[in-house]
Two RNAs folded together computationally: RNase P RNA and transfer RNA, 411 nucleotides in total. Rfam match: Bacterial RNase P class A. It is annotated as a ribozyme.

């Protein structure tokens, strides 16, 4: 002092004055006045997951669909947290849809002899005067990809044939909850890719949504058809309900209110358990709630004030958009003492 | 606010991993027939397959993330 990393990271203008809006409260002479309070870290996408409603309260089979290295968090997950394998960085550290190609079925264009169960295009050996015939897979070509890699021996050339190390498979031992790891043996290699291609294994999912549901007030006008069906729906079961019924189609009538609806897995603190995600105790606090849809504007100060962007049942994530500053910790490198 | 759908040439639409060098139809351009117009034959040009990432040797296709357009519902 330069360049980086990382965060359970911080902020997201303040104040004054003037006009104006929702909501709750009080007052009033029903005109109105007063006092309070009033977006976000993303309120966004709606891309998962839950909680609330309803469909008899939800059962069981196939389908489908999401999830996938271990282990623990939660209400619950594709989210988080710790490890573990591999990748990428000289390091801090990041990143990874990371089960199964030895269950089965399909694909590998084009080129190449051969693209996966078989073979030899050039080439090397050997027999042979050539054509040929036999043995090879050292070495060339093709291809994204071609049947273990590198040395020695061997051999007519050659080859895991054979050794010695790496690799890869299998069986034990030992550490660890386990994912793995490490070490011994022992197998000649047993056979390429691709599962974000069908599927195989294992896990977990009943449907639909606040426009869901409830209730109240207006208002209207029925017909026509099918029946043992009709609801539960992706299918079958099984279950509910069904003869003044239900259930389909067409017409008709309403455009209002009030709840859902703001106390909730809820905010902030301190303890303690736990590497940590959390998780349990006590203390304080209440903090939008519209229905055509409120949170705005104008102007002075603060040297400056920005960016993305507006709650519509509600919570945990993810995902993506974002201005200017600010704080803590770590790597390297280079001076200096 | 909630649910489903669709993005391919100017417009309508196929293709759903490779040899289909991205294609029909219509549109345009140029020729020919005709005395001209229309028709009808020939021949040609036009595309970041809606943008950005991955998975694969290969991606319009298959997966994700994001943008545009449509339809439904009290």
């Nucleotide at each position: 002092c330069a360049a980086g990393g990382c965060a359970g990271g911080c902020u997201a203008g303040a104040u004054g004055a003037u006009c104006g809006c929702g909501c709750u409260c009080g007052g009033u002479a029903u005109g109105c006045c007063g006092a309070g309070u009033g977006a976000g870290g993303a309120a966004a996408g709606u891309c998962c997951g839950g909680g609330c409603u309803c469909c008899a309260c939800a059962g069981g089979a196939c389908a489908u669909g999401a999830c996938g290295c271990c282990g623990g968090a939660u209400a619950a997950c594709a989210u988080c947290c710790g490890g573990g394998a591999g990748c990428g960085g000289u390091a801090a550290c990041g990143c990874u849809a990371c089960a199964g190609a030895g269950a089965g079925u399909g694909c590998c264009a084009c080129a190449g002899a051969a693209a996966a169960u078989a073979u030899a295009c050039c080439g090397c050996c050997g027999c042979c005067u050539u054509u040929g015939c036999g043995g090879u897979a050292a070495g060339g070509g093709u291809g994204a990809a071609a049947u273990g890699g590198u040395g020695g021996g061997g051999u007519a050339a050659g080859a895991g044939c054979u050794c010695a190390c790496c690799g890869c498979g299998a069986u034990g031992a030992u550490g660890g909850c386990a994912a793995c790891a490490u070490c011994a043996u022992u197998g000649g290699c047993a056979g390429g890719g691709a599962a974000a291609a069908c599927c195989u294994c294992g896990u977990c999912a009943g449907g639909a949504g606040c426009a869901a549901g409830a209730c109240c007030a207006a208002g209207c006008a029925g017909c026509a058809a099918a029946u043992a069906g009709g609801g539960u729906u992706g299918u079958c079961c099984g279950c509910c309900u069904g003869a003044u019924a239900u259930u389909u189609g067409c017409g008709g009538g309403u455009a209002g209110g009030u709840u859902g609806c703001a106390c909730g897995a809820g905010u902030g603190g301190u303890u303690u358990g736990g590497c940590a995600a959390c998780a349990a105790a006590c203390c304080a606090c209440c903090u939008a709630g519209a229905u055509a849809g409120a949170u705005g504007a104008u102007c002075a100060u603060c040297u400056u004030c920005g960016a993305c962007a507006g709650a519509a049942c509600c919570c945990g994530g993810c995902u993506u958009a974002u201005u200017g500053g600010c704080u803590g910790c770590c790597u390297u490198g280079u001076c200096u003492u | 606010c909630g649910g489903g759908c669709u993005g391919u040439a100017g417009c309508g639409c196929a293709g759903g991993g490779g040899u289909u060098g991205a294609g029909c139809g219509u549109a345009c351009a140029u020729g020919u027939c005709u005395g001209g117009g229309g028709g009808a034959c020939a021949u040609g040009g036009g595309g970041u397959c809606g943008a950005c990432g991955g998975u694969u040797c290969a991606a319009a296709u298959c997966c994700g993330u994001c943008c545009a357009g449509c339809c439904c519902g009290a």